[in-house]
Context: one part of a larger RNA
RNA sequence: UCCAGCGAGUUAUUUGCUAGUGCAAGCAUAAGUCAUAUGACGGAUGCGUAGUGAAAGCGAGCCUGAAUAGGGCGAUUUUAGUACUAGUGAAUAGACCCGAAACCGGGUGACCUAACCAUGGGCAGGUUGAAGCGUAGGUAAAACUACGUGGAGGACCGAACCGUAGCAUACUGCAACAUGCCCGGAUGACCUGUGGUUAGCGGUGAAAUGCCAAUCGAACUCGGAGAUAGCUGGUUCUCCUCGAAAUAGCUUUAGGGCUAGCGUUGCGUGGUAGCAGAUGGGGGUAGAGCUCUGUUUCGGACUGGGGGUCGCAAGAUUACCCACCCUUGACAAACUACGAAUACCGUCUGUGGAAUCGCAGCAGUUAGAACGUCGGGGCUAAGCUCGGCGCUCGAAAGGGAAACAGCCCAGAUCGCCAUCUAAGGUCCCUAAAUUUACACUAAGUGGGAAACGAGGUGAGAUUUCUUAAACAACGAGGAUGUUGGCUUAGAAGCAGCCAUUCAUUUAAAGAGUGCGUAACAGCUCACUCGUCAAGAGAUCUUGCGCGGAAAAUGUAACGGGGCUAAGUGUAAUACCGAAGAUGCGAAUUCUUAAUUUAUUAAGAGUGGUAGAGGAGCGUUGAUAUUGCUUUGAAGUCGUACUGCGAGGUACGGUGGAGCGUUAUCAAGUGAGAAUGCUGGA
Numbered sequence: 001u002c003c004a005g006c007g008a009g010u011u012a013u014u015u016g017c018u019a020g021u022g023c024a025a026g027c028a029u030a031a032g033u034c035a036u037a038u039g040a041c042g043g044a045u046g047c048g049u050a051g052u053g054a055a056a057g058c059g060a061g062c063c064u065g066a067a068u069a070g071g072g073c074g075a076u077u078u079u080a081g082u083a084c085u086a087g088u089g090a091a092u093a094g095a096c097c098c099g100a101a102a103c104c105g106g107g108u109g110a111c112c113u114a115a116c117c118a119u120g121g122g123c124a125g126g127u128u129g130a131a132g133c134g135u136a137g138g139u140a141a142a143a144c145u146a147c148g149u150g151g152a153g154g155a156c157c158g159a160a161c162c163g164u165a166g167c168a169u170a171c172u173g174c175a176a177c178a179u180g181c182c183c184g185g186a187u188g189a190c191c192u193g194u195g196g197u198u199a200g201c202g203g204u205g206a207a208a209u210g211c212c213a214a215u216c217g218a219a220c221u222c223g224g225a226g227a228u229a230g231c232u233g234g235u236u237c238u239c240c241u242c243g244a245a246a247u248a249g250c251u252u253u254a255g256g257g258c259u260a261g262c263g264u265u266g267c268g269u270g271g272u273a274g275c276a277g278a279u280g281g282g283g284g285u286a287g288a289g290c291u292c293u294g295u296u297u298c299g300g301a302c303u304g305g306g307g308g309u310c311g312c313a314a315g316a317u318u319a320c321c322c323a324c325c326c327u328u329g330a331c332a333a334a335c336u337a338c339g340a341a342u343a344c345c346g347u348c349u350g351u352g353g354a355a356u357c358g359c360a361g362c363a364g365u366u367a368g369a370a371c372g373u374c375g376g377g378g379c380u381a382a383g384c385u386c387g388g389c390g391c392u393c394g395a396a397a398g399g400g401a402a403a404c405a406g407c408c409c410a411g412a413u414c415g416c417c418a419u420c421u422a423a424g425g426u427c428c429c430u431a432a433a434u435u436u437a438c439a440c441u442a443a444g445u446g447g448g449a450a451a452c453g454a455g456g457u458g459a460g461a462u463u464u465c466u467u468a469a470a471c472a473a474c475g476a477g478g479a480u481g482u483u484g485g486c487u488u489a490g491a492a493g494c495a496g497c498c499a500u501u502c503a504u505u506u507a508a509a510g511a512g513u514g515c516g517u518a519a520c521a522g523c524u525c526a527c528u529c530g531u532c533a534a535g536a537g538a539u540c541u542u543g544c545g546c547g548g549a550a551a552a553u554g555u556a557a558c559g560g561g562g563c564u565a566a567g568u569g570u571a572a573u574a575c576c577g578a579a580g581a582u583g584c585g586a587a588u589u590c591u592u593a594a595u596u597u598a599u600u601a602a603g604a605g606u607g608g609u610a611g612a613g614g615a616g617c618g619u620u621g622a623u624a625u626u627g628c629u630u631u632g633a634a635g636u637c638g639u640a641c642u643g644c645g646a647g648g649u650a651c652g653g654u655g656g657a658g659c660g661u662u663a664u665c666a667a668g669u670g671a672g673a674a675u676g677c678u679g680g681a
Stems, first nucleotide, its partner, number of pairs: 001681006011093013026047003032041003051058002061073004096234002099231001103224006114198009123188001125157003128153001132149006161185003166181004200216001202212003209218001237616006247260005261365002263362006272355001274351008287338001288336002293332003299326002303323004307318004368393002371390007398409003413586004418582003424576003427561003433573001435572006446563001452547002456544010473531005479504003484498003510525001514523002587606009617670001619667006626660003635654008
């Protein structure tokens, strides 16, 4: 990993509701008794037939109250219950199944290990040489010194023995802690044999929460015990009808509950809900506005205050500041002298057949997500977060977006080698136009991006000059007072400063537009004439393009090929394109009608998670019934037929002795999942 078997809403009591059956103002017995019995007896008692009050109690009334008031709960108009069976909920029990870590009680453990007690054992060899003692020296005597002797020590080196700091190997091992090398202690707080003592709310501990039998922040074992688990996982056959929620309030509450909301089933409810039109309302949002509350801009005037200056003061004055006033221009969720569209409410008309509303049973949901839009938070960040409205997903398949829950189109009962369309497409991959007309783009822009930059190019507008000759080009001139004055070493059009930047000669020529010189010189421009000959400039708006443009495996920013249209804009026709629509056939639900009690016709439907409701298949057994079987039962392998399906039937092989139909009943009643359990491969 696979296969087979086993494996989870059960049972009891009480009770709500639904359906059925019996009896009915009544219904039913329980324990028990009889022993001719699925029977008979048994009415204690329970529910119902009257309520109300805390109660005594009273009673179609009762309570409250001083009350004949008011109020609360009842009665009326005629009221249906009760017992059992089945289904489905609830409560109490283990209560759908498996699963803790833990808690408590009784015992078992010190053959491992910790400490201690008793009694035994062990420590090759080598080294060092304490005290004491002796002899000699020394002293008044000592001390002391030297040499011997001696053999002390948690002394030294190092085997056995004990230990394990480091490295390597091993790590489904030789081994649930080992092996190799290296290393520490090795006469001691040493090591060790045997026997004994201490026990879990405990012991022991040179102390690590260490150790107490591979188990230790409280051993193991049995029991309470099916502890509890608002948590995780799992929960077994089929078809049909409808079909949610991820919100609000409260919660030691936030991944759990309760009630409401939304679902379903039953019963009732008849112009109800919804939609459209008309009409009547209130509002203070969007917008707008600046009167108010605040913020704020330009200009002006004069009034008042403050500061400065002058003055002894009175007072005067002011390129200072503030307030007020007039005018110009703005801003606001907590501003409004204004003010929509929608939305909401009422009425009427039309449409609309339960989608509305009420009662009762049963739920599930209370982790939501993206997108569009209106807002708050954030950075007008986030696949961010929080509200309102809408939509899809959730619970929705199909077509498009290359691929892509939430985007666009569209809601799958089933079949068809039929037709028409939606979004989106029509050169090839790839179904359908290499379609038509007119434009634009040259960037592969299309097929990623901003501020900003640019004689890219198309369109429109305004304006200037122009046959009295423009723009460009070419020929020629571009002068004089004067080197203007000042400044300066110099400053002559051209470092800088100044200005009635003048005047003269002129076709025209600046006290000079740039280059240049140390300063001059030189080149050039403005300006003018000529040649030439018809358009030439400037500005604004706009379409499509250009630059700006750097990333990590490999082109890699059209899905690919490739495209100058097969790109972009406008207009047009045709076609393709879905589980949409239509056609034909089939199934099924509901409604209506006809009949007839199961058919026919018409109409409307038939995606679906949680969940509600309905109808069935199969397994085991029971009672009754009726069948099959050695001329071959069950089981098993295969084929065919049949039912929407769970399934069923027939035939053949195998097998070798039991098995079915029909009706009803009862369940240890259906397996793919639970790191399920047992066995096998």
A computed fold for a 681-nucleotide part of an RNA from an uncultured Candidatus Saccharibacteria bacterium, annotated as large-subunit ribosomal RNA, domain II. It matches the Rfam family "Bacterial large subunit ribosomal RNA".